[in-house]
């Protein structure tokens, strides 16, 4: 210089599940409080593992699992996959 990687922000796309039941605010509602209850999992954590690092110890480790938290009409979010932009950069 810079490919694989890794990171930041940007850009499309993005799934699942009660517009639930009860009270009140205010008369509706897709508002707002409180109370019941039934789902989801791909924000975020957390666990167990294949597996890797070196044989231990240790340490990473999922889209698996748990539902803490977070969602369950629109909108907001949303792992991840694309593009392109910026930094760092093994080995060659």
């Nucleotide at each position: 210089a810079g490919c694989a990687u890794c990171c930041c922000g940007g850009u499309u796309g993005g799934a699942g599940a009660g517009a639930c039941c009860c009270c009140g605010a205010u008369c509706c509602a897709c508002u707002c409080g409180g109370g019941g209850u039934g789902c989801c999992g791909a924000a975020g954590g957390a666990g167990c593992a294949a597996c890797c690092g070196u044989c231990c110890c240790c340490g990473g480790a999922a889209a698996c699992u748990c539902u803490c938290a977070g969602g369950c009409g629109a909108a907001a979010g949303g792992a991840c996959c694309g593009c392109a932009g910026g930094g760092a950069c093994a080995g060659g």